[in-house]
RNA sequence: AUGACUCCUUAGCCGAAUCUGGGCGCCGCCCGGAACGGGGGAACCACGACCGAGUGGGGUGAAUGCCGAACCCGGCAAGAGCAGCUCUUGGCUCUAACCCGUCAGCUAACCCCGUAGGCGAAACGAGAGCCUGA
Repeated sequence: AUGACUCCUUAGCCGAAUCUGGGCGCCGCCCGGAACGGGGGAACCACGACCGAGUGGGGUGAAUGCCGAACCCGGCAAGAGCAGCUCUUGGCUCUAACCCGUCAGCUAACCCCGUAGGCGAAACGAGAGCCUGA
């Protein structure tokens, strides 16, 4: 000096998951506030009774549908992410996981719940417009 691997850290990224007050037996625990996010819940509307069978039904999330016999794998469509924001465009990546427990359409008042986790020297590029700071 170069290459590979590993660890730490960083402007930052995905996500609702951030900021802040107080208390206690104080490095842990408890009680709040704001903000953001989610669920339940009238009328009207929508669905459409009862019984039985069957693979019940529903929620968070972009994470679904179809085809190839099939999880794997691949393809098409659709959806999501990529550095202040929106749109267009090219490129790259993802399409998981979990929960309720036979029950929930929408839904004002009202009621309840969450504020985690995972990445990170690769930071995607271009055009138009907007915002903010120096």